[in-house]
RNA sequence: UUGUGACAAAGGCUAUCUACCGCGAAAGCAGUAGAGCGCAAAGUUACCUGCCUGUGACCGAAAGGUUAUGGUAGAGGGACUACCGGA
Numbered sequence: 001u002u003g004u005g006a007c008a009a010a011g012g013c014u015a016u017c018u019a020c021c022g023c024g025a026a027a028g029c030a031g032u033a034g035a036g037c038g039c040a041a042a043g044u045u046a047c048c049u050g051c052c053u054g055u056g057a058c059c060g061a062a063a064g065g066u067u068a069u070g071g072u073a074g075a076g077g078g079a080c081u082a083c084c085g086g087a
Base pairs, nucleotide, nucleotide: 004085005084012039013038016035017034018033019032020031022029023028037074043080044079045078047077048076049075050072051071052070056067057066058065059064
């Protein structure tokens, strides 16, 4: 340095729930406080796939259907970065 991940050490994040509060058509995102499921990248990134939503557009007599430019990084993959060092 690369790989790797211990009944190691120092730390970190926060699923979900509760209370308050904002953005968004929705999905969802975001802030504060408490509890803390779990995670060796559960750090960042929407490039690929999947999944969610459907303002708007299109179809339909209607019910409704199709659709991402919206979202999901704790759904998987890829890319970039990174603490520690026993085997």